Background
A computed fold for a 105-nucleotide RNA from Oceanobacillus sojae, annotated as SAM riboswitch aptamer (S box leader).

RNA sequence: UUCUUAUCCAGAGAGACGGAGGGACUGGCCCGAUGAUGUCUCAGCAACCAGCUUGUCAUAGCAAGGUGCUAAUUCCAGAAGGGUCUAUACCUUUAAAGAUAAGAA
Repeated sequence: UUCUUAUCCAGAGAGACGGAGGGACUGGCCCGAUGAUGUCUCAGCAACCAGCUUGUCAUAGCAAGGUGCUAAUUCCAGAAGGGUCUAUACCUUUAAAGAUAAGAA
């Protein structure tokens, strides 16, 4: 990097450095010199994998080693369909894209 599977309406922030854009892409809408994004330290959340207990399995529980995460539902929409509606618009299903984990190449 690619492929497969699972999940994505819950949860969880302080300090230091640094100094301009950032929230993947496009549009919207937001965040940002009252210092964002990012990096580091500490703290926290969660429980995918590994571990332990029970158990044939499934599952349940413990714990926190490997990851991950700690603005906004993946911030909302994007493609196709269904419903309400005069329409704008709203609701909803699935997909795509993305993120994370595990496995494989």
It was read from a public genome assembly, where an Rfam model found it. The coordinates come from a structure-prediction model, not an experiment, and the mean pLDDT is 83.